[in-house]
Molecule: SAM riboswitch aptamer (S box leader)
Organism: soil metagenome
RNA sequence: CAUCAAGAGGGGUGGAGGGACCGGCCCGACGAAGCCCCGGCAACCUCCCCGAUCCGGUCACCGGACGGGGAAGGUGCCACGUCCGACCCCGUUGCCCGCGGGGAAAGAUG
Repeated sequence: CAUCAAGAGGGGUGGAGGGACCGGCCCGACGAAGCCCCGGCAACCUCCCCGAUCCGGUCACCGGACGGGGAAGGUGCCACGUCCGACCCCGUUGCCCGCGGGGAAAGAUG
């Protein structure tokens, strides 16, 4: 700096935790975390293909941008919206609660 409402799980091992933190609400002995194997999702980086487009060059070509496609390699991910809220603003309301919307913070991944 970008993205975070989509998407994708089986087996083995293990043996009580897990969903970051706090409050909720959930998941878990019909087996949590961790580890191993296999599978999958996605398209961030690399790579490959395409182009009535744009830019540059030493101009039958080369490089780059942009757009579309692919998924071989590197990460990541595969309950719940980043599970929801937590702080601020707006709407609803006489006020609170609640609800709806927007933003911030924090976090995750690249």